Description
A computed fold for an 81-nucleotide RNA from Actinobacteria bacterium 69-20, annotated as transfer RNA. It was read from a public genome assembly. Lineage of the source: Bacteria > Bacillati > Actinomycetota > Actinomycetes.

């Protein structure tokens, strides 16, 4: 240096341009239970009382609409040189 693959929420992960603030776990936060606790169950779990708002490795783009498609940068794995 070539190629291939990845980078999503506190952790792990799913994820057909529209039905996505994003499935499922854990972790956490009330709360039931429980002499305590663990275990187990319920809710919540980006902000916000809602309307809404902002986001998916950084930037630009293309579109009415982007976590999804380009481009271009940075970082991870592999294989080849």
């Nucleotide at each position: 240096g070539g190629c291939a693959g990845g980078u999503u929420a506190c952790c792990c992960a799913a994820g057909u341009g529209g039905c996505c603030a994003a499935a499922g776990g854990g972790a956490g936060c009330u709360g039931a239970c429980u002499g305590u606790a663990a275990a187990u169950c319920a809710g919540c779990c980006g902000c916000g009382c809602a309307a809404g708002c902002u986001u998916c490795g950084g930037g630009a783009g293309u579109u009415c609409g982007a976590a999804u498609c380009u481009c271009u940068c940075a970082c991870c794995u592999g294989c080849c040189a």

Overview: It matches the Rfam family "tRNA". Rfam classes the family as a transfer RNA.